[in-house]
Transfer RNA from a Clostridiales bacterium, 73 nucleotides, folded computationally. Its Rfam family is "tRNA". From the family's description: Transfer RNA (tRNA) molecules are approximately 80 nucleotides in length.

RNA sequence: GGGGAUAUAGCUCAGCUGGGAGAGCACUUGAAUGGCAUUCAAGGGGUCAAGGGUUCGAGUCCCUCUAUCUCCA
Repeated sequence: GGGGAUAUAGCUCAGCUGGGAGAGCACUUGAAUGGCAUUCAAGGGGUCAAGGGUUCGAGUCCCUCUAUCUCCA
């Protein structure tokens, strides 16, 4: 220098063929127990890496860009 992959909650990730942003763990509150652990119930937490475009509508499609990983040289 060229090719490919990944980027979504604090962490690990899902999100299908464009239309409701989600799961587990973690966190907070409550109940069960004398207490811890544990179980159950409820709740909070999001610039979908960034910028732009297409569309009635974008996490998803297109362009640019950043970071990481990987292959070739």

Lineage of the source: Bacteria > Bacillati > Bacillota > Clostridia > Eubacteriales.
The coordinates come from a structure-prediction model, not an experiment, and the mean pLDDT is 82.